[in-house]
RNA sequence: CGGCGUGCCUAACACAUGCAAGUCGGAUGCGAUCAUCAACGUCGGUUGGUUAGUAGCAUGGCAGACGGGUAAUGAGCACGUACCUGACCUGACACACGGAGGGGGAUAGUCCCCCGAAAGGGGGUUGAAUACCGCGUACGCUCGUCAAGGCAGCUUGAUCAGGAGAGGUGGCCUCUGCAUGCACGCUAUCGCCGUGUGAGGGGGGUGCGUCCUAUUAGCUAGGCUGGUGGGGUAAUGGCCUACCAAGGCGACGAUGGGUCGCUGGUCUGAGAGGAUGAUCAAGCCACACUGGGACUGAGACACGGCCCAGACUCCUACGGGAGGCAGCAGUGGGGAAUUUUUGCGCAAUGGGGGGAACCCUGACGCAGCAACGCCGUGUGAGUGACGACGCCGUACUGCGGUGUAAAGCUCUGUGAGGCGGGACGAAUGCUCCGGGUGAAGAACCUGCGAGGGUGACGGUACCGCCACAGCAAGCCCCGGCUAACUCCGUGUCCAGCAGCCGCGGUAAGACGGAGGGGGCGAGCGUUGUUCGGAAUUACUGGGCGUAAAGCGCCCGCAUGCGGUGACGUGAGUGUAUCGUGAAAGCCCCCGGCUCAACCGGGGACGGGCGAAGCAGACUGCGUGACUUGAGUGCUGGAGGGGGAGGCGGAAUUCCUGGUGGAGCGGUGAAAUGCGUAGAGAUCAGGAAGAACGUCAGUGGCGAAGCCGGCCUCCGGCACAGACACUGACGCUGAGGGGCGAGAGCGUGGGGACCGAACGGGAUUAGAUACCCCGGUAGUCACACGCCGUAAACGCUGGGCACAAGGUCUGGGGCUGGAGAUCACGGCCGUGCACGGAGCUAACGCAGUAAGUGCCCCGCCUGGGGAGUACGGUCGCAAGGCUGAAACUCAAAGGAAUUGACGGGGGCCCGCACAAGCGGUGGAGCAUGUGGAAUAAGUCGACGCAACGCGCAGAACCUUACCCGGGUACGACAUGGCACUGCGAUGCCAUGCAGAGGGGCAGUUCCUCCGGGACGGUGUCACAGAUGCUGCAUGGCUGUCGUCAGAUCGUGUCGUGAGAUGAUUGGGUUAAGUCCCGCAACGAGCGCAACCAUCGCCAUUCGUUACCAGCAGGUGAGGCUGGGGACUCGAGGGGGACUGCCGGCGUCAAGCCGGAGGAAGAUGGGGAUGACGUCAAGUCCUCAUGGCCCUGACGCCCAGGGCUACACACGAGCUACAACGGAGCGGACAACGGGGAGCGACCCUGCGAGGGGGAGCCAAUCCCCGAAACCGGUUCUGAGUGCGGAUUGGAGUCUGCAACUCGACUCCAUGAAGGUGGAAUCGCUAGUAAUCGCGGAUCAGCAUACCGCGGUGAAUACGUUCCCGGGCCUUGUACGCACCGCCCGUCACACCACGAAAGUUGAGUGUACCCGAAGUCGCCGGGCCAACCCUGUAGGGGGGCAGGCGCC
Repeated sequence: CGGCGUGCCUAACACAUGCAAGUCGGAUGCGAUCAUCAACGUCGGUUGGUUAGUAGCAUGGCAGACGGGUAAUGAGCACGUACCUGACCUGACACACGGAGGGGGAUAGUCCCCCGAAAGGGGGUUGAAUACCGCGUACGCUCGUCAAGGCAGCUUGAUCAGGAGAGGUGGCCUCUGCAUGCACGCUAUCGCCGUGUGAGGGGGGUGCGUCCUAUUAGCUAGGCUGGUGGGGUAAUGGCCUACCAAGGCGACGAUGGGUCGCUGGUCUGAGAGGAUGAUCAAGCCACACUGGGACUGAGACACGGCCCAGACUCCUACGGGAGGCAGCAGUGGGGAAUUUUUGCGCAAUGGGGGGAACCCUGACGCAGCAACGCCGUGUGAGUGACGACGCCGUACUGCGGUGUAAAGCUCUGUGAGGCGGGACGAAUGCUCCGGGUGAAGAACCUGCGAGGGUGACGGUACCGCCACAGCAAGCCCCGGCUAACUCCGUGUCCAGCAGCCGCGGUAAGACGGAGGGGGCGAGCGUUGUUCGGAAUUACUGGGCGUAAAGCGCCCGCAUGCGGUGACGUGAGUGUAUCGUGAAAGCCCCCGGCUCAACCGGGGACGGGCGAAGCAGACUGCGUGACUUGAGUGCUGGAGGGGGAGGCGGAAUUCCUGGUGGAGCGGUGAAAUGCGUAGAGAUCAGGAAGAACGUCAGUGGCGAAGCCGGCCUCCGGCACAGACACUGACGCUGAGGGGCGAGAGCGUGGGGACCGAACGGGAUUAGAUACCCCGGUAGUCACACGCCGUAAACGCUGGGCACAAGGUCUGGGGCUGGAGAUCACGGCCGUGCACGGAGCUAACGCAGUAAGUGCCCCGCCUGGGGAGUACGGUCGCAAGGCUGAAACUCAAAGGAAUUGACGGGGGCCCGCACAAGCGGUGGAGCAUGUGGAAUAAGUCGACGCAACGCGCAGAACCUUACCCGGGUACGACAUGGCACUGCGAUGCCAUGCAGAGGGGCAGUUCCUCCGGGACGGUGUCACAGAUGCUGCAUGGCUGUCGUCAGAUCGUGUCGUGAGAUGAUUGGGUUAAGUCCCGCAACGAGCGCAACCAUCGCCAUUCGUUACCAGCAGGUGAGGCUGGGGACUCGAGGGGGACUGCCGGCGUCAAGCCGGAGGAAGAUGGGGAUGACGUCAAGUCCUCAUGGCCCUGACGCCCAGGGCUACACACGAGCUACAACGGAGCGGACAACGGGGAGCGACCCUGCGAGGGGGAGCCAAUCCCCGAAACCGGUUCUGAGUGCGGAUUGGAGUCUGCAACUCGACUCCAUGAAGGUGGAAUCGCUAGUAAUCGCGGAUCAGCAUACCGCGGUGAAUACGUUCCCGGGCCUUGUACGCACCGCCCGUCACACCACGAAAGUUGAGUGUACCCGAAGUCGCCGGGCCAACCCUGUAGGGGGGCAGGCGCC
C1' cells in the first nucleotide's frame, strides 16, 4: 500500500432529523391547482383545449404475521435429538373434478352545513364496485343418526339437516341481442366459488439430554391428581366450569432461591474434557417504552396496527392532543472501550403488489471510516576497504565494534506519482423472427436467432507508457526461565524495575542513558479474558499411618455388589442393514481471483437417536436344583463381657473412753495450721463412705467407650469337637436407630478420701502458678433423666480371597507316653523393638499389611481467616452437628540429611573448677582508652582475640593534625621538544622567623667541533597524596587451637541430600596414638618423629677460656713459663627404645610396679599452627583495582597540637611497713652491649656530673658496684625514722633549642595510703612468689617491652558444679545456626467482614377492598337499510348501544 472479513461485550438508557411497506386504474367512485394555448370580455375576469383521466382523495384486493433488529424474559417440551398426531390447521402455489343462476339494499369519497387551536368529529345530499345481503342450485363437503370393518375422532355405505359464487381486460362477429358496428354474445386470459389431493409451512403431544444452591426437604387444596357431564379451540387436555373421589410430586432432589436465550458451531486440548454462543442469505424460541387486552386475518395477540392503564418526552388557544430507532444512518448518556457515514444504488440477488411495463425495498449490492483480525506486497539489487567520518569499547604509540554498512560505480522499477486505454459482473424483461402446445395470427413455453437498451460500484480492477533509488520502519527485549553484553550515570534499599524467582545500600550485564546485540515487522508491546501446561476435581487419570483426608463404635431400611450347575427369555450387550444426523463450518480433492487470505463445486466424517433382523457367551429377569458362603441344633471347657441382689477384710477419717505430757505437722528451708480447753503417739470400743493390695502377665473378655474383692440369680458372646439340618438366607450401608471415657446439667440422696473455685502460708521483681495448711462444687450413676464430646489413637472403615518363613503366648482338642511335667502336628485368639518378596516420598508396613485383587461406605483438594460468622437443627444450659465468605500470605506441611544448639544423656580432656600461693578491684603516681573539650589535640585498634596495642623512645624532626607564610615540572622518577652552560661552595641584604625569592663571587669532563655527558630555564607527557574503599584485593597477622581433627580416590549403601571409610563398636593414648573387630580398601594434610636448645658421658681441638701436677714470680692475682688433666668453649658422636623383670590386659595395643640409669614413659622448654571460621585486623609498613584532588586533598617552612582534664575503664609501678626501714661491714651470677662507642684509672664536686684519660673493633679492655642474702647496730607500732606524691629553691647532662613538654642530682616540703566492696586475674616445679642484671629503640628520655640469672615454695581429695574443648547419642518449629526462632496485649493509621436501638427498599405469602380496556355469559323497556309477514302505520327474525356478572 492492497485484498478479504469484522466493528456498543456497558444503559432492553433516552432519542432531534431523514429514510426503512407498499402496490394494483386490467376490482371501483371521484378527480385537480399551477403553467400554457385559444375564444370571449363590461378588461375586474370568464369559458374551453392541453396538462391529464395525470397528481391526489376514497372504497376494495393482496401484502403490512415475511424481510430487518435485539437478548430483556425464560431452568421450560424453551431448545437439541428421535418419534407421534386415528386429536389438528394451512392464504398464495401445483394438479384434478365441478360450478359461476337470479336479485337487493347501503356506504366512503366528492359537495353543503356545523363544532374544534389542533388532532379530529357531527349532520345532510348525491352515489360505484371483484365491498355487503337474501333467494335458487350443489358434491364424494359439514353436523346428527344407522350399518359394516377397525384399539382410537379412521374408512366404506345409507339417510336427514345445513352451507357457494364476481367479475375485469384484450381480441372477434361463428352463435344471441341491438344490429355498419357494438355488446350483458363468442373467444383468450387474469380473477371468483365448492370439493379432493400434493408440496411447503404451522399448531399440539411424547422419550432422552440441557447451570449453581440442601445454609431451600417436604410441595400441592383459590384445580392440586383422577373421574362424569358441560363449555371452549383448528385440535387433545383440569384449558375452563359443576359435581364426585382423595389423590398427584419428591434424596434418581420435588418445592424454593440464584444465574442464563438454546443449537449448528467457535476457542483450546493428544484425547477425554474445559470454556464459549461475536460474525453467518445458519435453525428455533422470546421480545418490540412498561403492563394488560382483544380485533382483523389462512396466519398476530401483531417492532414502523388498534384499545386501556402507567412512566417519560413533545405540542397546546389549557378545553385537549401526539409519540415509541432492540430497522438503516445519526445524537446524547453510560463505560476500560476512539466500536463507523445523518453516503450511493435498486445495476445484480431476493422480497411485496401488478397481466405487464413498472413501482416500492437502509433486505441487499457497493462505497466511506477504523492496522480491529487474517492474507499478500514494498521500503531496493549487485559490486564496493586489512575497513572512511562519526559514535562506542579498550590491556590506549596501538587495537576492536558498528561494517559491505555508507560513500562511489553498475543496475532494476513493485508500490506511491504523471499520462493514456479500460472491464467481467448483463442475463432477463422489451421489439422482431423461427419452433412447440393449441382450433387459432389469443395466450403460454422455447431458440449457441436477430435488434436496440439497462452498471450504484467507476474511469474502479486490470493493461500500456514515462521519470526518479528517488517518496515509504517501527516496536519490544538483552539477570534466570528465555534468544541477546558492555560502558557511563545513579546509589543512607534513593530514584526506579518486576510475569515468577528477585534486582537497587559506590565498580548494577536487572534502575536511567549510550554503543552494540536479539526478536518480530506495518506492526510491536501492555492490559483483560478463555483453554493448555495442571494427573492441581484424577471418566480416561489422584488420594486418606505421619503431608489435607477413616464417621468414636455397632445395628440396619433404601442403594450398590454378589456362590455352583441347568433350562427359558432376549432388557443390557455384540453384529449386519435401513432412516435420520439441514445448509454453512472442520477434513480431503478439484477449480476461480497473478499467489494467499477469501470464494465456488464435489466427496468424506459425524458421538447419538430411531426402525426392523441375527447371535445367545457374559450381566439381568423367570423356573427348578445344589452345598462350599451364611446360619441352626448337640457336647465341652475358658474369660476383670453386661445387669441385679447380698457378703467381706485391710486401710483412712471421725466419735467415745483409757494411758501420757509437749509438741505435732509440713518443707529445699520455712510458715500458715493443730496442740496444756491435753494434740501427736498408743490401747480399746463405735460410726461412715469410697476403693478392692498380693494373684497380675508383653495375659483375658467386649463392637467401641471400657471391664479387676467374694457369693447367688438373670440373660449375652466367641471358640473347639463330631455329626445332622436349612439351602445363597450373603457383604456393605446414604439417611435412620442404639451405645458411647471424663467433665458438665436437672431433681432427690450420700459425702470417708481426694479436691476445680475460694481462704491462708511460702517462693518470687511480681506469682491470680508450681510447694505447704485448709476447703466448696464435684468425685459415689445411689435413683431417674439429660449432654454426645476426646490425642474416642493402631492418628490405619468394614467384608472376602490370595501371596516364604521363624518365634512367644491365651483357649479347647487329637496322637505318643504309666504319667504332673513333656514331645508332635492342626484350629481360633493375642504379640514380636523378628523377617523375605512386595509396597512406600522417606520413616516404615510386612499373613493382625501400609503387599496383590474384588465389593460397599465415609472423607480430602494451598496456609491463615475458622471449625469462626450467619442460617437451620438438637440441648435446661454449657454447648453439639451442619458450616461459609470478605480479606490476607508465597507459602503452610511431611519424611529424611548435615550442622549448630539444649538449664538432654554417656565417655574424656584443659590452672576449667576444686586444693593452694601471690595479685587486681580501695591509695598516690606513670601509661593506654573512652568521654567531654579544642583552631587542632592526626589516624587506626573495640568482648575473649581493642585499651604499657601499631609506638623497639611525639621538645624541633618524627607528624600524617591546626593556624600562618610560601611554592607551581613541583621534595622525588622517566621521556620528548626549544633555549642555555654549568655543578659543588662561600658571601650580601630582604623577610618578626624560616621556607622562599633577589643579588654577588666562583666556574667541570669528553669531542671527529656537528655535538654529547651532566646541570639549569621554559614547555609537554607526567609526578605527588599517611585522600576514600581491609565490604574490590595481594601479602602479613590475630583467634578458635598444639585443639585432634578436616578430607580425597576407588568400591559399597541410599531415588536423593548424604552415609560408609583407624567412623559406629571393644580397649588404649597427650594424640584420627596404637590394637582388635567391621563393606570397605587405600591415600595425602594434620598428630608424632625429623631441627635447634638445656640436662649425662666419652672423643677431637685448645685462645682471649682453664690451672691439677711441674717451674718462676707478687702486697695480692693463671701474673709468667708451661700443661691439655679439670671447668669452659667449639665440632662430630654416644645415650632412652616401654629395651629388661613382675603383675594386669583378648597370647593385642597398652597400663601399673620395679631394676639399672645423668635422664623413664612425648626427659624440660622452644621452633613448627591441618581443612576452615570470625566479610576478624591492616589501603597509615609495603603492593594493588576502582573512585577522588591537581595554583592542591601535592610540596616546603615557622609556631602550636598529638603531653590539655569534672570524670569513667584497662593494664602497671610504689606503698601501706618489723618477713620491715635506715646505717655499717661482708659474699655469690647469667644473658648481653660497646668505634660519632664502652670507657678502667686519676683529679674535682655532697651529688647528678665535670676535667683528663690507659685499654678495647673485644672468651683478651670496658659497661660491671648485681640485688635479695649474711653479720652485727638502730628504730618499737606511730600516718611513724613507714610511705613517698606534691610543691619551693638550687643544679647537672643531652640537644640549634628543655616555656608549653626531657631525664637526673642536692636541700627543703612530706599528700593519700593502716591489705582494699561486689567482683576478678596468674600459676602445678626450678614453676609461683621474690631479687637484681642486660639489651633493642635512642642525642636525651623506661614503672613499658624483649631477655638473663639469684633465692625458691604451697597444693591437686576429686570431676558434682562454672568456663572452653573432643567423640558418640537424642530432641529441634534453629541454618547470617540459641546473641536463633517466636507469642500475646497495648498505642496510632488504614482495609475487610460480622453484630447493633433502629431505619429504608425489593421479592414473596395470607386475609380483604377498589378496579380500566377487553373477550365471554346474561339482560337489553333505547336504537337499527337488506330477509319474512303485512303493504307502508307496523310486526317478526336478527343485531347494536347500554347495563349486570366471572376474569

Record summary:
A computed fold for a 1447-nucleotide RNA from an uncultured organism, annotated as small-subunit ribosomal RNA. Rfam family: Bacterial small subunit ribosomal RNA.